[in-house]
RNA sequence: GGAGCCGGCUAGGCGGUCGCGCUGUCGUUUACGGCAGUGAGGAAAGUCCGGACUCCUUAGGGCACGGUGCUGGGUAACACCCAGGCGUGGUGACACGUGGAAAGCGCAACAGAAAGUAAACCGCCCGGAUUCGUCUGGGUAAGGGUGAAACGGUGAGGUAAGAGCUCACCAGCGUGACGGGUGACCGUCACGGCUAGGCAUGCCCCACCGGGAGCAAGGCCGAGCAGGGAUCUGGUGGCCCGUCAGAUGAUCCCGGGUAGGCUGCAUCAGGCGGCAGGUAACUGCCGUCGCAGAGAGAUGGUCGCCACCGUUGUGCAAACAGCGGAACAGAAUCCGGCUUAUCGGCCGACUCCUCCC
RNA sequence: UCCGGGGUAGCUCAGCUGGCAGAGCACUCGACUGUUAAUCGAGUUGUCGUGGGUUCGAGCCCCACCCCCGGAG
Numbered sequence: 001g002g003a004g005c006c007g008g009c010u011a012g013g014c015g016g017u018c019g020c021g022c023u024g025u026c027g028u029u030u031a032c033g034g035c036a037g038u039g040a041g042g043a044a045a046g047u048c049c050g051g052a053c054u055c056c057u058u059a060g061g062g063c064a065c066g067g068u069g070c071u072g073g074g075u076a077a078c079a080c081c082c083a084g085g086c087g088u089g090g091u092g093a094c095a096c097g098u099g100g101a102a103a104g105c106g107c108a109a110c111a112g113a114a115a116g117u118a119a120a121c122c123g124c125c126c127g128g129a130u131u132c133g134u135c136u137g138g139g140u141a142a143g144g145g146u147g148a149a150a151c152g153g154u155g156a157g158g159u160a161a162g163a164g165c166u167c168a169c170c171a172g173c174g175u176g177a178c179g180g181g182u183g184a185c186c187g188u189c190a191c192g193g194c195u196a197g198g199c200a201u202g203c204c205c206c207a208c209c210g211g212g213a214g215c216a217a218g219g220c221c222g223a224g225c226a227g228g229g230a231u232c233u234g235g236u237g238g239c240c241c242g243u244c245a246g247a248u249g250a251u252c253c254c255g256g257g258u259a260g261g262c263u264g265c266a267u268c269a270g271g272c273g274g275c276a277g278g279u280a281a282c283u284g285c286c287g288u289c290g291c292a293g294a295g296a297g298a299u300g301g302u303c304g305c306c307a308c309c310g311u312u313g314u315g316c317a318a319a320c321a322g323c324g325g326a327a328c329a330g331a332a333u334c335c336g337g338c339u340u341a342u343c344g345g346c347c348g349a350c351u352c353c354u355c356c357c
Numbered sequence: 358u359c360c361g362g363g364g365u366a367g368c369u370c371a372g373c374u375g376g377c378a379g380a381g382c383a384c385u386c387g388a389c390u391g392u393u394a395a396u397c398g399a400g401u402u403g404u405c406g407u408g409g410g411u412u413c414g415a416g417c418c419c420c421a422c423c424c425c426c427g428g429a430g
Stems, first nucleotide, its partner, number of pairs: 001353004006348005012306007020039009041328001045339002048337005053214004060241004065210005070084005085098005099205002104203002106199002121144002123140007152170006171195002173192008218263004227254006233245003270289008308325007358429007367382004376413001384400005406422005
């Protein structure tokens, strides 16, 4: 210098002017005005996970159903995060994947002889028949052909021809022992001819987790109305047991009324800084800050200057001038994640190639 | 705001232990008829909402996204 890989931050700035919501305060007065303060995001989004919170007169057991899935750690919790193991790809930084297929059941269209306790279509070998074209009994998985996939590889021995049939080496697997690691797992040695295929994102097995509903949850107040019928069981939404309530009751259906206010609701697993522990995620202690709360939904428009990008002109160049561009999107109970959308800009770690010293 | 259901031919819908995507209506052509309708015969019609993954193979299984519909005070 070029190419690449991983992570983090940011999301134009300042000023003028016209507006909007909320809170406080003052004034007139019941609706406005003045002043002051404050006012979107990294995803506020999708609602895909996990919690907080609230209610169901408790949720205890069993079955079913659903979820997660290498190991260890973090956390309120998770399908998230960190660190590691193994496999695949890449020269590499790194990326992607991840329980069990020698518990069982099932599936594999077409092609092919045969698709899983394997299997003889061609070929090869032995035998029989023969009209010498071939037919037929058997052996054989080394060769051909089919397929996404056909039951180790090389060499030697062996044989009628062959074959782990036997042997040597190599690859894999299992069992045992020893060593390392918390563990996934790794290494070494010995033994066993053991050669076992794929799909669990099919059923399933194993381990762990899960009661249900959701702020339109729920609580309080106000306004208004017209009752009627059915059933005997109902209690949050799969079943059984248990448990709780129950005829002035409960549940369901039809009809009638309302379309209001307050609360939940903004201080919390909070942000920032420092120190300490830890490889890290994260945790502990100390200090400091207060940071949107509408209720059909406010946070915007415009002008000027500067900064950024593109382009045109002048100029050797620095620069100047003109024109254009500037994303995705927008709180509604809150928080931790994931995923998706996003014009650009900045920073850091690392890898490979080339050149120079 | 919070929940639930769906997307397959022009329309309405089937399809499933994963193996060549179907039915009715519509459309086109032919027959019948003087002509049309009806009827009969034949035929065409799909990026299976989009992208990715699992698998030899996906409309179907898994993940993400897009669109439509419904419910809860």